[in-house]
RNA sequence: CGGGGCGUAGCGCAGCCUGGUAGCGCGUCGGUUUUGGGUACCGAAGGUCACAAGUUCGAAUCUUGUCGCCCCGACCA
Numbered sequence: 001c002g003g004g005g006c007g008u009a010g011c012g013c014a015g016c017c018u019g020g021u022a023g024c025g026c027g028u029c030g031g032u033u034u035u036g037g038g039u040a041c042c043g044a045a046g047g048u049c050a051c052a053a054g055u056u057c058g059a060a061u062c063u064u065g066u067c068g069c070c071c072c073g074a075c076c077a
Base pairs, nucleotide, nucleotide: 001073002072003071004070005069006068007067010026011025012024013023020057028044029043030042031041032040050066051065052064053063054062
């Protein structure tokens, strides 16, 4: 330098193709259960969907640009 993949809750991920309420598991907090812990059950909190712009009535999703991480290739040494 070229090509590809990824970026969504604290962690791991789904949702994207085919636009229409932002979800799952674990974790956290509270309650019940227990002498206590664990387990089990119930409930709750937690999100600039990497950033910006565009299209649209409506964008995590489509388009463009940028940033970051990873992989492959080329080049230099």

This is a predicted structure of a 77-nucleotide RNA (transfer RNA) from a Paracoccaceae bacterium. Rfam family: tRNA. Gene Ontology term of the family: triplet codon-amino acid adaptor activity. From the family's description: Transfer RNA (tRNA) molecules are approximately 80 nucleotides in length. NCBI's taxonomy places the organism under Bacteria, Pseudomonadati, Pseudomonadota, Rhodobacterales, Paracoccaceae.